[in-house]
RNA sequence: GAAGCAGGCUAGACAGUCGCUGGCGAUCGCGAGAUCGCGGGAGGAAGGUCCGGACUCCACAGAGCAGGGUGACGGCUAACGGCCGUCCGCCGUGAGGCGCGGAAUAGGGCCACAGAGACGAGCGUAUUCAGUUACGGUGAAACGCGGUAACCUCCACUCGGAGCAAUUCCAAAUAGGCACGCGUUGAUGUUGCUCGCGGAGCGUGCGGGUAGGAAGCUUGAGCGUCGGAGUAAUCCGGCGCCUAGAGGAAUGACUGUCACAGCGAUCGCAAGAUCGAUGAACAGAAUCCGGCCUAUCGGCCUACUUCACAU
Numbered sequence: 001g002a003a004g005c006a007g008g009c010u011a012g013a014c015a016g017u018c019g020c021u022g023g024c025g026a027u028c029g030c031g032a033g034a035u036c037g038c039g040g041g042a043g044g045a046a047g048g049u050c051c052g053g054a055c056u057c058c059a060c061a062g063a064g065c066a067g068g069g070u071g072a073c074g075g076c077u078a079a080c081g082g083c084c085g086u087c088c089g090c091c092g093u094g095a096g097g098c099g100c101g102g103a104a105u106a107g108g109g110c111c112a113c114a115g116a117g118a119c120g121a122g123c124g125u126a127u128u129c130a131g132u133u134a135c136g137g138u139g140a141a142a143c144g145c146g147g148u149a150a151c152c153u154c155c156a157c158u159c160g161g162a163g164c165a166a167u168u169c170c171a172a173a174u175a176g177g178c179a180c181g182c183g184u185u186g187a188u189g190u191u192g193c194u195c196g197c198g199g200a201g202c203g204u205g206c207g208g209g210u211a212g213g214a215a216g217c218u219u220g221a222g223c224g225u226c227g228g229a230g231u232a233a234u235c236c237g238g239c240g241c242c243u244a245g246a247g248g249a250a251u252g253a254c255u256g257u258c259a260c261a262g263c264g265a266u267c268g269c270a271a272g273a274u275c276g277a278u279g280a281a282c283a284g285a286a287u288c289c290g291g292c293c294u295a296u297c298g299g300c301c302u303a304c305u306u307c308a309c310a311u
Stems, first nucleotide, its partner, number of pairs: 001307004006302005012258007020041002023038006043282001047293002050291005055163004067159005072086005087101001088099004102154002107152002109148003117143001119144001123136004167215004177206006189197002222241008260279002263276005
């Protein structure tokens, strides 16, 4: 220098203008709310909903059957099908990568092509009194205690169901329901009263449900940093921090400057400098965590490997 391999970081910055959302404060308003000010407002995957948990409700004496899942050994963890380490097997020159890694003497099934014959006993050739003995081109396996469990199965371990639209609380209007009282000896209604008209309900109380509102809801297996234990995953301790909580669902748009990337033009021997237009992904919270998988314009850093060259 070229090609690779493993891991990590980042996901434009600043300013101005106009907005959105919910919190606090002030003013106005009977109230609903309005205006102003202050500070807060998406991700590395918030995604797929594949696996594991927290939490909530329902079920549950105990045992068994059926069914699902996992599968070397040891460790980590709240738990896992995740992660770490080691062994084994395969791939790669290598750094490394991959794992379909329990049992074939419990039983059943299957074994392409080739081969005369492919699963259990026979067959071919030679041989013998005698299926008596020996050998058998092919093929992964051949005359046998064969292979295959990513075919059923067996073994070991493990798994109750539904999910925040869980669940809980407050609670209208209207229409039903129940109780009591009044009412054809005329209630109620018809403008406040009287007359008149009309003619069977009316009043009060209670209870359930709905609309609507509130809780669950973000302080947590939390984040940062330092130290320690451990090969590591991870764990322990000190100090500091609070970082969306909406809910038919806000987190945005434009302009300017700078930074980044390649392109074009000019200058320059070159390194490079200046100018111009362009580009900048995937995506987007919805109860919360731990993983896995998938998507992603670009940029940067670290360790290591192979090859080539120079000293």
Description
This is a predicted structure of a 311-nucleotide RNA (Bacterial RNase P class A) from a Burkholderiaceae bacterium. The source organism's lineage runs through Bacteria, Pseudomonadati, Pseudomonadota, Burkholderiales and Burkholderiaceae. Its Rfam family is "Bacterial RNase P class A". Its family is annotated with tRNA processing, ribonuclease P activity and dimeric ribonuclease P complex in the Gene Ontology.